[in-house]
Molecule: Bacterial RNase P class A
Organism: Spirochaetota bacterium
RNA sequence: UGCGCAGACAGGGCCGUCGCCGGCCUCAGGGCCGGAGGAAAGUCCGGGCUCCGCAGAGCAUGACGCCGGGUAAUCCCCGGGCGCCUCGAAAGGGGCGACAGACAGUGCCACAGAAAACAAACCGCCGUGAAAACGGUAAGGGUGAAAAGGUAGGGUAAGAGCCUACCGCGCCCCUGGCAACAGGGGUGGCACGGUAAACCUCGUCAGGAGCAAGAUCGCGUAGUGGGGGGCUGCUCGCCCAUCGACCCACGGGUAGAUCGCAGGAGGUUUUUGGCAACAAAAACCCCAGAGAGAUGACGGCCAGAACAGAACCCGGCUUACUCGUCUGCGCUCGAG
Numbered sequence: 001u002g003c004g005c006a007g008a009c010a011g012g013g014c015c016g017u018c019g020c021c022g023g024c025c026u027c028a029g030g031g032c033c034g035g036a037g038g039a040a041a042g043u044c045c046g047g048g049c050u051c052c053g054c055a056g057a058g059c060a061u062g063a064c065g066c067c068g069g070g071u072a073a074u075c076c077c078c079g080g081g082c083g084c085c086u087c088g089a090a091a092g093g094g095g096c097g098a099c100a101g102a103c104a105g106u107g108c109c110a111c112a113g114a115a116a117a118c119a120a121a122c123c124g125c126c127g128u129g130a131a132a133a134c135g136g137u138a139a140g141g142g143u144g145a146a147a148a149g150g151u152a153g154g155g156u157a158a159g160a161g162c163c164u165a166c167c168g169c170g171c172c173c174c175u176g177g178c179a180a181c182a183g184g185g186g187u188g189g190c191a192c193g194g195u196a197a198a199c200c201u202c203g204u205c206a207g208g209a210g211c212a213a214g215a216u217c218g219c220g221u222a223g224u225g226g227g228g229g230g231c232u233g234c235u236c237g238c239c240c241a242u243c244g245a246c247c248c249a250c251g252g253g254u255a256g257a258u259c260g261c262a263g264g265a266g267g268u269u270u271u272u273g274g275c276a277a278c279a280a281a282a283a284c285c286c287c288a289g290a291g292a293g294a295u296g297a298c299g300g301c302c303a304g305a306a307c308a309g310a311a312c313c314c315g316g317c318u319u320a321c322u323c324g325u326c327u328g329c330g331c332u333c334g335a336g
Stems, first nucleotide, its partner, number of pairs: 002331008010322001012302007020035006037307001041318002044316005049210004061206005066080005081099001082097006100201002105199002107195003122141002124137005149167006168190001169188008214259004223250005228240004266285008
């Protein structure tokens, strides 16, 4: 210098013309103001909000699973513990972790191998035997992803936790820590491998559906019920007109309108508390709101622009990405 990886910042600026959505003003010509994102995305988690359901409890089903904290809540974030990997001489740093339970029970463990789990014995070793064979053994070899603690010594016919020491493991106690856990001491010869994103066991949590949720109003030559005039003050009767595009009342609700719907777990700055996530206080700010769905097009200049487009709203996670700037690491080239 270039390239790559990881992280952080930022996510074009100015001018002109013509438009689109919302708000305000208007002398109705128009004028002024506001108008996408860091991911608006995937819809993977968690909430708010709304309607329905619900005495209480349980079963089933699903998700989750070290500890403490943060939060409205979380499978998120912060801090810590433990395990594995990695860099480093060390001190220490970085990354990853479905990180409860395999002495409750059941299942499974391809191929190879004698044997894949109440053990067993292919080669070997030892003993008896002329041999075949029988018995002992589990050190050594071989198979396998995995073979019933490891190392050393003793012991033995050969061996073996058979015995001893250290390590590992289980149990008990003490100390430190809120806890996960760590350190120390004692004790048991060791008490049958792995697998629970296999069934399962234990613990915690979860009612369902979602803004096309839902609420208010509500067009009609839609609906339902009632209603004519005269003889006559009333009933019957008779006469006339008439079955609705008339009058009155009614409820549900289609089209449609309004709300939900933009002042919110809101933002910026500062201070304080806290290792941090975060919380509190003060000051200032208002920052898109459609309903076939706006936020654009063209031209010029600078300096070159990706991923991508809100639809009820938030908090996370994940994924995508450009011109550049900064930090760390790796590689290449050149120089000292």